The prediction has a mean pLDDT of 78. Lysine riboswitch aptamer from Lactiplantibacillus pingfangensis, 184 nucleotides, folded computationally. The source organism's lineage runs through Bacteria, Bacillota, Bacilli, Lactobacillaceae and Lactiplantibacillus.
RNA sequence: AUCGAAAGAAGAGGACGCGGUUAACAUGAGUAGCCAAUCGGAAUCGGGUAACCGGUGUUGAGGAUUAGUGAAAGGGGCAAUCGCCGAAAUGAACCUGACUGUUACCGUCAAGUUUGUUGGGCCUUGGUUGAAUAAAUCAAGGACUGUCGCAACUGGGAAUCAGUUGCGGGGCGCUAUCGACGAU
Numbered sequence: 001a002u003c004g005a006a007a008g009a010a011g012a013g014g015a016c017g018c019g020g021u022u023a024a025c026a027u028g029a030g031u032a033g034c035c036a037a038u039c040g041g042a043a044u045c046g047g048g049u050a051a052c053c054g055g056u057g058u059u060g061a062g063g064a065u066u067a068g069u070g071a072a073a074g075g076g077g078c079a080a081u082c083g084c085c086g087a088a089a090u091g092a093a094c095c096u097g098a099c100u101g102u103u104a105c106c107g108u109c110a111a112g113u114u115u116g117u118u119g120g121g122c123c124u125u126g127g128u129u130g131a132a133u134a135a136a137u138c139a140a141g142g143a144c145u146g147u148c149g150c151a152a153c154u155g156g157g158a159a160u161c162a163g164u165u166g167c168g169g170g171g172c173g174c175u176a177u178c179g180a181c182g183a184u
Stems, first nucleotide, its partner, number of pairs: 001184004008177001010175002014085001017084006025076001033069002036066004043056004047106006088118007096110004119145002122142008147169009
């Protein structure tokens, strides 16, 4: 000097990149609840099951119908703002807590740990969750986008340059910087 390269620190993807928070909005829903009337006639309530505990109920409960009144949570899109670019989302296993009486099991929700999947958003079909025609996720397919590699072509004097087309890879990626160390 050239080539390779650990670690460090930096950066890009986007006409809808990702997440948190807040506000208003739609949905939830003319539903639950409350109240009244009528019917009805013995059980019923505290997430489900079991046991216990405690309520309500023949002075008519629970339930049904009608009239009146009438929410909220979870979930959503949008906007603002903040933090970011494995951002983050999600499956499984384990574990902790909550679900408004206790215990056990189950279920639901939330946090954590380990591990798997996904480059990104979009569209179609199907499954699951969901009140849902929302949304999320999973599988298959599609075009797009970013990035790198390979091939062909074009521009160019040429390049490790730029562009087009095709094929392929995965974020454990890609770009530029520095460069322990190794090779020549």
Its Rfam family is "Lysine riboswitch aptamer". Rfam links the family to the GO term lysine biosynthetic process.